[in-house]
RNA sequence: GCCGGUGUGGUGUAGUGGCAACACGCGACCUUCCCAAGGUCGAAUUGCGGGUCCGAUUCCCGUCACCGGCU
Numbered sequence: 001g002c003c004g005g006u007g008u009g010g011u012g013u014a015g016u017g018g019c020a021a022c023a024c025g026c027g028a029c030c031u032u033c034c035c036a037a038g039g040u041c042g043a044a045u046u047g048c049g050g051g052u053c054c055g056a057u058u059c060c061c062g063u064c065a066c067c068g069g070c071u
Base pairs, nucleotide, nucleotide: 001070002069003068004067005066006065007064010024011023012022013021018054026042027041028040029039030038047063048062049061050060051059
C1' cells in the first nucleotide's frame, strides 16, 4: 500500500427498517442485629460524519480505531 472483518450502557454480549434487550456491575428501597444472599424500582448504550427513507442500530458512502490476510 491492497483486501476482508468487527465497532451497541461501566464490562461481556443479543437484536432487528418501526419507542434498543439480557447478564454482571452501579444507585435507592424492602428484608436482616450486621454482612452476604434474595426481592422491587431506577440511571446508564448503537465509534464519528453524511446520504436514502415517513422512519436507520439495521441499507449506502466516507472517516477513525482494532483484528486478520496479501505484498
Description
Predicted 3D model of a 71-nucleotide RNA (transfer RNA) from Rhodococcus triatomae. RNAcentral holds the sequence, with entries from ENA and Rfam. The source organism's lineage runs through Bacteria, Actinomycetota, Actinomycetes, Mycobacteriales and Rhodococcus. Its Rfam family is "tRNA". Gene Ontology term of the family: triplet codon-amino acid adaptor activity.